[in-house]
RNA sequence: UGGAUCAGGGCGCCGCUGCGUGGCGACACGCAGAGGAAAGUCCGGACUCCAGACAAAUUCCAUCCUCCGGGAUGGAGGGGGCAGUGAGCCUGGUAACGCCAGGGCGGGGCGACCCGACGGAAAGUGCAACAGAGAGCAGACCGCCGAUGGUUCUUCGGAACACAGGCAAGGGUGAAAGGGUGGGGUAAGAGCCCACCGCCGCGCUGGCAACAGGGCGGGCAUGGCAAACCCCUCACGGAGCAAGACCAAAUAAGCCGGCGUGCUGAGCGAUCAGUGAGGAUUGGCCCGAUCGAGCCGGCGGGUAGGUUGCUUGAGGUGGAUGGCGACAUCCAUCCCAGAGGAAUGGCGCCCCAGGCCGCAAGGCGGGACAGAAUCCGGCUUACCGAUCCACCAC
Numbered sequence: 001u002g003g004a005u006c007a008g009g010g011c012g013c014c015g016c017u018g019c020g021u022g023g024c025g026a027c028a029c030g031c032a033g034a035g036g037a038a039a040g041u042c043c044g045g046a047c048u049c050c051a052g053a054c055a056a057a058u059u060c061c062a063u064c065c066u067c068c069g070g071g072a073u074g075g076a077g078g079g080g081g082c083a084g085u086g087a088g089c090c091u092g093g094u095a096a097c098g099c100c101a102g103g104g105c106g107g108g109g110c111g112a113c114c115c116g117a118c119g120g121a122a123a124g125u126g127c128a129a130c131a132g133a134g135a136g137c138a139g140a141c142c143g144c145c146g147a148u149g150g151u152u153c154u155u156c157g158g159a160a161c162a163c164a165g166g167c168a169a170g171g172g173u174g175a176a177a178g179g180g181u182g183g184g185g186u187a188a189g190a191g192c193c194c195a196c197c198g199c200c201g202c203g204c205u206g207g208c209a210a211c212a213g214g215g216c217g218g219g220c221a222u223g224g225c226a227a228a229c230c231c232c233u234c235a236c237g238g239a240g241c242a243a244g245a246c247c248a249a250a251u252a253a254g255c256c257g258g259c260g261u262g263c264u265g266a267g268c269g270a271u272c273a274g275u276g277a278g279g280a281u282u283g284g285c286c287c288g289a290u291c292g293a294g295c296c297g298g299c300g301g302g303u304a305g306g307u308u309g310c311u312u313g314a315g316g317u318g319g320a321u322g323g324c325g326a327c328a329u330c331c332a333u334c335c336c337a338g339a340g341g342a343a344u345g346g347c348g349c350c351c352c353a354g355g356c357c358g359c360a361a362g363g364c365g366g367g368a369c370a371g372a373a374u375c376c377g378g379c380u381u382a383c384c385g386a387u388c389c390a391c392c393a394c
Base pairs, nucleotide, nucleotide: 001390002389003388004387005386006385008351009350010349011348012347013346014345016033017032018031019030020029021028022027035369039380040379042378043377044376045375046374047240048239049238050237059076060075061074062073063072064071065070084236085235086234087233088232089103090102091101092100093099104118105116106115107114108113119231120230124229125228126225127224141171142170143167144166145165148164149163150161151160152159153158179197180196181195182194183193184192198220199218200217201216202215204213205212206211244308245307246306247305254299255298256297257296258295259294262275263274264273265272266271279291280290281289282288315334316333317332318331319330320329321328322327352367355364356363357362
């Protein structure tokens, strides 16, 4: 530096949850009873329901046939578009993934090794604080030159001035200043020219590919930011076990059956008003009260409640084979929580790692992070420590 494992142990007593056996039952006995993250709910799937055209074609996979063009059968998947969301080097693994493995490229480290939102800025829009002369179809602040033109001087060879003007080489500012290094060239400079490196274009070679190597051509045209909008390619229906299914006190609508629906008045009628005999309710009977055209029963419905989904699964362990590996196939073997206001706990003794005190014997005190809820694959976060393996440097 990289990886793996563990996460205090034993005994006894009293409790809690599930299952099994026995018992009419109360209960008794036996067995089992949290994690590497059970967490965050950030991704992906299984499963379930809803929606949708349960179809056909296109597509993919497997098997078979073939005249090599394709065809047949089976399975999966299965209308199109916009918006939105997400993914974004390549190849593989997987049920799938934003995960994993191997590789490529870029960056860091002496090294083992680590990190990377790693498509597009020669399609458009936009942004760049401060500093600075200038920040996007650049820019003369310091500086260099002043060949040419100008002015002055002149021993007529030239010299001076820095006025016109030339220069992006050097300094300075900045995250970033219009390829880099060296040489030639020039008045000074500059891809202005040349070599190498970089960049762009087109072939070649190696590789499944990302890409690498080399060749030829081009003086360079194309600065940065897409974790700004955007463009390109690909993917994506919604809700979730409080899903869903079954049983079913209560209650409303609705349906069926039985019994009943009197009398008076108003109105065309629906209906309204009155009366209260028979009737109904008040457990039965009497009185009273209320209702009086309904009442009773059944179905239905689904609330409370109960059952199920529920834990045997992309499962664990060991081995063989294939593969660098992730992983796949086969064989053997094992069953390993299932609550529902929610069990998994408390006490005692002994031992163990680490801590403190003590010269010592010993004593004190103490065990990280955390706690299942439909299940599974990941990622991320939290964590006292202990052990083991491989490698690097000194």